[in-house]
The RNA shown here (transfer RNA) has 74 nucleotides and comes from Chlorokybus atmophyticus.

RNA sequence: GAAGGCAUAGCUCAGUUGGUUAGAGCGCCACGUUGACAUCGUGGAAGUCGCUGGUUCGAGUCCAGUUGUCUUCA
Numbered sequence: 001g002a003a004g005g006c007a008u009a010g011c012u013c014a015g016u017u018g019g020u021u022a023g024a025g026c027g028c029c030a031c032g033u034u035g036a037c038a039u040c041g042u043g044g045a046a047g048u049c050g051c052u053g054g055u056u057c058g059a060g061u062c063c064a065g066u067u068g069u070c071u072u073c074a
Stems, first nucleotide, its partner, number of pairs: 001073007010026004019057001028044005050066005
């Protein structure tokens, strides 16, 4: 220098052929249960899907650029 993969909640990840509300587990907070703790149950908070722009009635998903990281080639 060239090509490719990955980036979604605090962590690990899912998300179908673009479709109407962005989810799960663990963790966190509150409440219930207990004499207390743990377990268990119920509820809640937490995201503009790495960033910028474009296409579209509609983008986590498609396109371009860009940042970080990993791999391969030179």

Rfam family: tRNA. Its family is annotated with triplet codon-amino acid adaptor activity in the Gene Ontology. The coordinates come from a structure-prediction model, not an experiment, and the mean pLDDT is 81. The source organism's lineage runs through Eukaryota, Streptophyta, Chlorokybophyceae, Chlorokybaceae and Chlorokybus.